The RNA shown here (c-di-GMP-I riboswitch aptamer) has 80 nucleotides and comes from Nitrospiraceae bacterium UBA6905. It was read from a public genome assembly, where an Rfam model found it.
[in-house]
């Protein structure tokens, strides 16, 4: 340094749900709240899923999801 990830230390994030704002919707922001997370940090590149519009249909287009998977970039700590 890489792999790896401990009943370690110090911190970090925050599901469901509730309130509020926002979007046609999927969703998103903020506050509360913790199920979980070693990338649950960043970015929609490939696949998946979801929404909306169109199409006779196969589908097409625009969006959403990074806490679905893969790949990419970056990163804290250090026992075995």
């Nucleotide at each position: 340094u890489c792999c790896c990830g401990a009943c370690a230390a110090a911190g970090c994030c925050a599901a469901a749900c509730c309130g509020u704002c926002u979007g046609c919707a999927a969703g998103g922001g903020c506050g509360g709240g913790a199920c979980g997370g070693a990338a649950a940090g960043c970015g929609g590149c490939g696949g998946g899923u979801c929404u909306u519009a169109c199409c006779g249909g196969u589908g097409u287009a625009a969006g959403a999801u990074a806490g679905c998977c893969g790949a990419g970039c970056u990163g804290c700590c250090g026992a075995a």